[in-house]
Context: one part of a larger RNA
Molecule: large-subunit ribosomal RNA, domain VI
Organism: Phycisphaera sp.
This record gives sequence, structure tokens and C1' cells, in this order.
RNA sequence: CGUUGCAAGCUUGAGAGGAGUCAACCUUAGUACGAGAGGACUGGGUUGGACGAACCCCUGGUGAUCCUGUUGCGCCGCUAGGCGCACCGCAGGGUAGCUACGUUCGGCAGGGAUAACCGCUGAAAGCAUCUAAGCGGGAAGCCCCCCUCGAGAUGAGGCUUGCUUGCACUUAUGUGUGAGAGACCCGUGGGAGACCACCACGUUGAUAGGCCGCAAGUGUAAGGAUCGAGAGGUCCUCAGCUGAGCGGUACUAAUGGUCGAACGUUUGA
Repeated sequence: CGUUGCAAGCUUGAGAGGAGUCAACCUUAGUACGAGAGGACUGGGUUGGACGAACCCCUGGUGAUCCUGUUGCGCCGCUAGGCGCACCGCAGGGUAGCUACGUUCGGCAGGGAUAACCGCUGAAAGCAUCUAAGCGGGAAGCCCCCCUCGAGAUGAGGCUUGCUUGCACUUAUGUGUGAGAGACCCGUGGGAGACCACCACGUUGAUAGGCCGCAAGUGUAAGGAUCGAGAGGUCCUCAGCUGAGCGGUACUAAUGGUCGAACGUUUGA
């Protein structure tokens, strides 16, 4: 921009894509078959491999600065306490998130038309013949069924709901102004994201930050007291500190602005 008024929500499904897997074991059964050796079809059940999807409860990984320990040097005048550099200095842990090595789920079943092939009835051709007329069966394959997208499907579909043409001036016709569902810009953000989009919120507000509480991580801070010759131990102290998690709280920031809809038909005057 189109879809023939403008919108919001819910849909139909033309069409497109995905999936479709393999094996072992138990049983049927040491049965059928076979002199024996050997050894099934079929049906039922179980488990697994690979593949795929989702997720982070569990088990792990990461977690560039969340906590702690510690080495060397330098700095804050010294002690103490800290900071900087040394691969994040090294080392031990680790929330959220992201993840697999983790967890859960999937392939099923069913219907239709068929291939090779197997048949029924049956002539041409008094027989025979699955075929010529007609009718069945029959594949991991085909079409549905399952999952995803999907009306720009220009053949542009359907349903529900909301909303619009008021006033003044004007010759035709237009100009100005108001109302108006809804939308956009803008702002605060996100389990959404390359951008855009999508989603939540914008004071009638918990959207983000801050603050408070909780969870969780680390592992008992500083300072003081006391014991010890000292390193250090013990008590106040399961302390102190803390990024993303959960809940609460308007303290801070969500100010402000723009766009936005009747060609026609019918009835009545």
C1' cells in the first nucleotide's frame, strides 16, 4: 500500500514445512518344520541405541569479581585494616541465567487409495483363465491422522464486539474548528530480541532503579575482651558481606505529543 468505512479480538485452512528410525531380550516355543544338527512365521510384552523437542526439580558444568583463603611487590606515614598490579595473580566454593554429562516427553494406534504379488466371479474361446465388464486382499512407500507456520489464499475468506460524518463559513465544492473506537511516537522495562518486531507498564501506577524483608551463596567480619612467649585460639558471632532470585514499599524515573473512519442501496419526510 492492498484487501472498498475505521478498528480490536477470535478463527477457517488453500498451501508449506517437520516427524516417520533401528536393535536386543522375554514369551508364544525348543512348538511348527526336520533323520538329526538345527530351528521359525505369527501374536503379546519389556528394555535400549541413535535422533528430535522442551526444561533446570535432581546430578554436574559455567558463573570476569558474589564470598573466603593466600604469595610477591607497591601504596594509604607506621601497627591494624584495606586498595592496586601480577592470566580473574593463584586457590576453595557459588545465586540467577545459560547449559549436558541431567530430567521429561515423542515415533504409537487408526482410516483411505495403491505397487509387486495373491484371489473371487467370468466370457471372448461350450474348456481353461485374477480381466476383457465387475469385485476383494495386499507395503517401512502415497494421502489423511500427529506437530508447526499459514487469508498478499490479490480467489486477499468467516465470526463477535466497539466506533465515525457535529458546528461555522462557503456557488459548485471546499476551508476552519470540535468530537472520536483505536493506534502510534515518546518514556520505564522484559523470562522478547541483531535492528525491527513481540510482551508488561506509564501516577486510576509495582514497569525499572532505590530501600525493606526473605531465600540463596560464602563461612563466624571489623572492633573489643580473654588465653598464649609467639604463630594463633576462644567469646560477643550460624557472624559480616553479598550480581542477576521471591515478596513488599511510590523515595526516584515513566513528562509530553501525534494520527485517526462512508462510495453506494432502501424506506419515510